[in-house]
RNA sequence: UGAGUAAGCCAGACAAUCGCGGGUCGUCCGGCUGAAGGCUGGGCGGCAUGAGGAAAGUCCGAGCUCCGCGAACCAAGGGUGCUGGGUAACUCCCAGUGGAGGCGACUCUAAGGAAAGUGCAACAGAGAGAUACCGCCGGCAUUUUAGCAGCCGGCAAGGGUGGAAAGGCGAGGUAAGAGCUCACCAGCGUUUAGGCGACUAUUCGGCUAUGUAAACCCCACCUGGAGCAACACCAAAAGCAGAAACCUUAAAAUGGUUCUAAAUGGUUUCUAAUAGGUAGGUGGCUUGAACCGUAUAGUAAUAUGCGGUCUAGAUAGAUGAUUGUCCAAUACAGAACUCGGCUUAUAGACUUGCUCAACAC
RNA sequence: GCGCCUGUAGCUCAGCAGGAUAGAGCGUUCGCCUCCUAAGCGAAAGGCCGCGCGUUCGAAUCGCGCCAGGCGCGCCA
Numbered sequence: 001u002g003a004g005u006a007a008g009c010c011a012g013a014c015a016a017u018c019g020c021g022g023g024u025c026g027u028c029c030g031g032c033u034g035a036a037g038g039c040u041g042g043g044c045g046g047c048a049u050g051a052g053g054a055a056a057g058u059c060c061g062a063g064c065u066c067c068g069c070g071a072a073c074c075a076a077g078g079g080u081g082c083u084g085g086g087u088a089a090c091u092c093c094c095a096g097u098g099g100a101g102g103c104g105a106c107u108c109u110a111a112g113g114a115a116a117g118u119g120c121a122a123c124a125g126a127g128a129g130a131u132a133c134c135g136c137c138g139g140c141a142u143u144u145u146a147g148c149a150g151c152c153g154g155c156a157a158g159g160g161u162g163g164a165a166a167g168g169c170g171a172g173g174u175a176a177g178a179g180c181u182c183a184c185c186a187g188c189g190u191u192u193a194g195g196c197g198a199c200u201a202u203u204c205g206g207c208u209a210u211g212u213a214a215a216c217c218c219c220a221c222c223u224g225g226a227g228c229a230a231c232a233c234c235a236a237a238a239g240c241a242g243a244a245a246c247c248u249u250a251a252a253a254u255g256g257u258u259c260u261a262a263a264u265g266g267u268u269u270c271u272a273a274u275a276g277g278u279a280g281g282u283g284g285c286u287u288g289a290a291c292c293g294u295a296u297a298g299u300a301a302u303a304u305g306c307g308g309u310c311u312a313g314a315u316a317g318a319u320g321a322u323u324g325u326c327c328a329a330u331a332c333a334g335a336a337c338u339c340g341g342c343u344u345a346u347a348g349a350c351u352u353g354c355u356c357a358a359c360a361c
Numbered sequence: 362g363c364g365c366c367u368g369u370a371g372c373u374c375a376g377c378a379g380g381a382u383a384g385a386g387c388g389u390u391c392g393c394c395u396c397c398u399a400a401g402c403g404a405a406a407g408g409c410c411g412c413g414c415g416u417u418c419g420a421a422u423c424g425c426g427c428c429a430g431g432c433g434c435g436c437c438a
Base pairs, nucleotide, nucleotide: 001357002356003355004354005353006352007351008350010348012326013325014324015323016322017321018320020050021049023047024046025045026044027043028042029041030040031039032038033037052332056343057342059341060340061339062338063337064227065226066225067224070259071258072257073256074255076223077222078221080220081219082096083095084094085093086092097111098109099108100107101106112218113217117216118215119212120211121210133159134158135155136154137153138152139151140150167185168184170182171181172180186208188205189204192201193200194199231283232282233281234280241271242270243269244268245267246266247265290309291308292307293306294305295304296303297302362434363433364432365431366430367429368428371387372386373385374384380418389405390404391403392402393401411427412426413425414424415423
């Protein structure tokens, strides 16, 4: 200098004018009440404040709220599925193990079971789970001998097909061959050592078992449903029911069955145009597993302590417009109950670590 | 907010418990037939199977993530 890799950060700034949302202070005009006081509606003015890193997709996990959560079995669902740790929890995060890719920094990894069973492996090929097409070797017969062709038998080394051919490769061995024997490597079981563990290294053994479970399935584990239009309170118009006691029957969170066991239903008594509830209004609603700084523990995720901060809450829905200066200023995009993640979209600029190549010293 | 479905040729649809050239009808183009047109007959063109990543020897088909379009449900009686 070029190419690359990993991580982090920003998401225009300042000033002026006009405008909007909720809050707060002041002031003015009303409403309720006999008045004071209080509650409440509106106008005007001042003050500070007012979208995001993803507010998005709604893909996971929770908080919160309700459904009258008793039990057993079955079913259904699950991108749960190497180890250890973190977290309120998670399919998320961190650190590692094994595997794959890259010269490397580094990246990716749905990673239990294929000797429980079933299915599938097209075409090609002799054969797709065990087979003999070409081939190699021996014997018989023929022949003077050898070879070719024929018959009988041995083999699976070589050729060929395929993504894949029943361990790989080398040496010995043999008629030719073959884990038949041996060394090394892979796989299975096993001994010892290290590690919390996945696993790694190592000793010995027999000599071997195809792939696919993001095909059915098996094993282990986990899972109640609904969602802020949840839900709670106040409460028009129209309509008419409501409460208690006793008796009977027997639903069970909203997949099914069974067991145990409320209401409903019936009768009596009491209350009464009341109660429940719709329109409408209020709460839920923003102080929270919060944010910032710092110290300690830890490789890290994270945890704990100390100090500081308050940072939108609308309900037809505010967060904008114009001008000037700086400037690279241009992207993706806008809260709607709230958090923790994941995924996706994103112009331009900046910072740091590391790797490779070339050149120079 | 919750639940579900569909994307294959210009149009309407098959194929989707994986197997290689992805089909059908209508339409388009060309040829035949006819004096000409229609009908009829014959042939051809036209597809990254919505997009991307993965699993697999192999993906329209299986899994995941996106994109686009569509449907249903949500007070009381």
Molecule: RNase P RNA; transfer RNA
Organism: Clostridia bacterium